[in-house]
RNA sequence: GAUAAAGGCAAACCCGGUGAAAGCCGGCGACGCAAAGCCAUGGAUCUAAAGUCUUUCCCAAGACUACGACAGCCAGGCCGCCGAA
Numbered sequence: 001g002a003u004a005a006a007g008g009c010a011a012a013c014c015c016g017g018u019g020a021a022a023g024c025c026g027g028c029g030a031c032g033c034a035a036a037g038c039c040a041u042g043g044a045u046c047u048a049a050a051g052u053c054u055u056u057c058c059c060a061a062g063a064c065u066a067c068g069a070c071a072g073c074c075a076g077g078c079c080g081c082c083g084a085a
Stems, first nucleotide, its partner, number of pairs: 001082001008033002014027005031072001037078003041075003045069002051064005
């Protein structure tokens, strides 16, 4: 980072599995992506099983909170294809 070339990845929906959930895995499928390759280090965001607190006679309800998630939210780190202006 181009009306280049060779390629790559794969959103949502749906199906199956898994998880408390967020989400993740596989299949289908392409919304898009010059790192939409990898990494949870700093923020943001999502969930709240366990825990704590409150209400309640109990059942139950609510609030707070990652050790969970997310890199296709941002920053950062590492590696990588091609080569016009």